Glycine riboswitch aptamer from a Sphingomonadaceae bacterium, 110 nucleotides, folded computationally.
The source organism's lineage runs through Bacteria, Pseudomonadati, Pseudomonadota, Sphingomonadales and Sphingomonadaceae.
The coordinates come from a structure-prediction model, not an experiment, and the mean pLDDT is 77.
It was read from a public genome assembly, where an Rfam model found it.
[in-house]
């Protein structure tokens, strides 16, 4: 100096699982009572805390698949596997491993 990989950014795609239940708080749709210078109650729904059930594709943890250390012991790495701490479970929104396209930069690796 060049190439490639990793990485960053932008755009697009992107699954799964209870509209569960109770307390508390809110409630402008809507309903009932009442009033006409009032109001009260209920309530779809929303938030939060707990209980039961469930998901797995942010993150996290684990190793028995697999890979590496020539073989064994042993050790290391490790996934879309396993566990569910975290997170999530009507629609919308948001998040989302991973995939595609484009750009970046010269931080890291070969």
């Nucleotide at each position: 100096g060049g190439u490639g990989c990793a990485g960053a950014c932008g755009c697009g795609g992107g699954a799964g699982a209870g509209c569960g239940u109770g307390g508390c708080g809110g409630a402008a749709a809507c309903c009932c009572u009442g009033g006409c210078u009032a109001a009260g109650g209920g309530a779809a729904c929303c938030g939060u805390c707990g209980c039961c059930g469930c998901c797995g594709a942010a993150g996290g943890a684990g190793c028995a698949a697999g890979c590496c250390g020539u073989c064994c012991c042993c050790g290391g790495c490790a996934a879309u596997c396993u566990c569910u701490c975290a997170g999530g479970c009507a629609c919308c929104a948001g998040g989302g491993a991973c995939c595609g396209c484009g750009u970046c930069g010269g931080u890291g690796c070969a």